Small-subunit ribosomal RNA, 3' major domain from an uncultured bacterium, 480 nucleotides, folded computationally. The full RNA is in RNAcentral, with records from Greengenes. Model confidence (mean pLDDT): 81 of 100.
Context: one part of a larger RNA
RNA sequence: UGACGGGGGCCCGCACAAGCGGUGGAGCAUGUGGUUUAAUUCGAUGCAACGCGAGGAACCUUACCUGGGUUUGACAUUCCAAUGAAAUCCCUAGAAACAGGGCUUUCCGCAAGGACAUUGGAACAGGUGCUGCAUGGCUGUCGUCAGCUCGUGUCGUGAGAUGUUGGGUUAAGUCCCGCAACGAGCGCAACCCCUAUUCUUAGUUACUAAGCCGUCUUCGGACGGACGUACUCUAAGGAAACUGCCUCGGAUAACGAGGAGGAAGGUGGGGACGACGUCAAGUCCUCAUGGCCUUUAUACCCAGGGCUACACACGUGCUACAAUGUCUGAACAAACGGUAGCAAAACCGUAAGGUGGAGCCAAUCCUAAAAACCAGACCUCAGUUCGGAUUGAAGGCUGCAACUCGCCUUCAUGAAGUUGGAAUCGCUAGUAAUCGUACAUCAGCAAUGGUACGGUGAAUACGUUCCCGGGCCUUGUACA
Numbered sequence: 001u002g003a004c005g006g007g008g009g010c011c012c013g014c015a016c017a018a019g020c021g022g023u024g025g026a027g028c029a030u031g032u033g034g035u036u037u038a039a040u041u042c043g044a045u046g047c048a049a050c051g052c053g054a055g056g057a058a059c060c061u062u063a064c065c066u067g068g069g070u071u072u073g074a075c076a077u078u079c080c081a082a083u084g085a086a087a088u089c090c091c092u093a094g095a096a097a098c099a100g101g102g103c104u105u106u107c108c109g110c111a112a113g114g115a116c117a118u119u120g121g122a123a124c125a126g127g128u129g130c131u132g133c134a135u136g137g138c139u140g141u142c143g144u145c146a147g148c149u150c151g152u153g154u155c156g157u158g159a160g161a162u163g164u165u166g167g168g169u170u171a172a173g174u175c176c177c178g179c180a181a182c183g184a185g186c187g188c189a190a191c192c193c194c195u196a197u198u199c200u201u202a203g204u205u206a207c208u209a210a211g212c213c214g215u216c217u218u219c220g221g222a223c224g225g226a227c228g229u230a231c232u233c234u235a236a237g238g239a240a241a242c243u244g245c246c247u248c249g250g251a252u253a254a255c256g257a258g259g260a261g262g263a264a265g266g267u268g269g270g271g272a273c274g275a276c277g278u279c280a281a282g283u284c285c286u287c288a289u290g291g292c293c294u295u296u297a298u299a300c301c302c303a304g305g306g307c308u309a310c311a312c313a314c315g316u317g318c319u320a321c322a323a324u325g326u327c328u329g330a331a332c333a334a335a336c337g338g339u340a341g342c343a344a345a346a347c348c349g350u351a352a353g354g355u356g357g358a359g360c361c362a363a364u365c366c367u368a369a370a371a372a373c374c375a376g377a378c379c380u381c382a383g384u385u386c387g388g389a390u391u392g393a394a395g396g397c398u399g400c401a402a403c404u405c406g407c408c409u410u411c412a413u414g415a416a417g418u419u420g421g422a423a424u425c426g427c428u429a430g431u432a433a434u435c436g437u438a439c440a441u442c443a444g445c446a447a448u449g450g451u452a453c454g455g456u457g458a459a460u461a462c463g464u465u466c467c468c469g470g471g472c473c474u475u476g477u478a479c480a
Base pairs, nucleotide, nucleotide: 001480002479003477004476005475007474008473009472010471011470012469013468015464016463019427020426021425022424023423026319027318028317029316030315031314032313033312034310035309042053043052064305065304066303067302068301069300070299073124077123078122079121080120081119082118083117084116089102090101091100092099106115107114108113126294127293129292130291131290135288136287137283138282139281140279142277147186148185149184150183151182152181153162154161155160166177167176168175192271193270194269195268197239198238199237200236201235202234203233206229207228212225213224214223215222216221242265245259246258247257248256249255321420325378326377327376328375329374337366338365341360342359346355347354348353386417391412392411393410394409395408396407397406433456434455435454436453437452438451439450
């Protein structure tokens, strides 16, 4: 100087407390461990691995296993020699790769030669092989915590200190005051984006108030049309919030408490943004790369299998255990996607789906039905009209192909489960809870996952004694 302390002081955080909802019990989905296996490819392992890499494992992917094949190679560049074809297509054998055979056939140039391809040879290719403890790059984490430093000066023999400590204050090393310090940098904040109010400009594909016209009328009004740009909306530019104003407190300061006005008030709400560094944290399987290893194999091609196994253990979720329910009818969103696409009406089918093809390269058309909510009916506390696992049968769709191993529909079946021990998690407001919608990946889909979107919409916070993590000052130390 740090680090540590079941030392002290001050302060903060869904850290506790106060509340609401879960997990832990059940079934299933998914990941992991373990076991098994020819193989169950590899990585990730306290927080910070475990619905993680994987934003889609039937083949492919695919790296694993078994078997069949190839050796200048599936891919790149160069050189030498030979040939003029190779590929497509057809036949034979085969699981295919591949092998054998057949048909057809080079281009530019007068030529030399060149282009392209094949064969043979030589350099070399190739490696998801090892080392993340050789590395770059990227990322997690402490932590959006308020810290981390430097120049000059001063103090100290020196390591170092000072500044950065102190008194206040703040979300903040934020600001004020003081001070042997005076300044500065990286962080904080602001500048960026979305959202909440308003103005201007613009008016189609958006909008429809008043007036006008037409049709219908239960005389309330409804529908259509042109006019129109008021309104809504869209999208470009401005305005607006700054403790600016008032009162009180405070050192007259910084600032705090209350109030006015205002759409918004003290960082308005949310996002992006992550200092010096820590963990030899993670990644050599995104990519790049040193070294090592391999080179008739640790490379390459193909078929089939495996990654989907299953006594068990754990994590993360979904569905429930019901009456705040079940069934029927009828309203109200936002955001996104669409031409190898989204697909309406109509018809067929109980349905999945099929036929069909209007319209749309989309503020125009389509996916599209929002669902909780509301109204009515039923059931009456039961393993039930709860719950839906499992299994049987019949179908549908995608795709060369659904056996291992896809999804969906209908009928039948109808398991566990009656609110969950110790323990443990999330959340402070348009939040939790709850309800649906869309998208990426994608032929299809194991999505209950992920990322977004809106609808309905709470309770509680006395407080900081305690648990956990962190910041500042101080103290002790046989630690560095």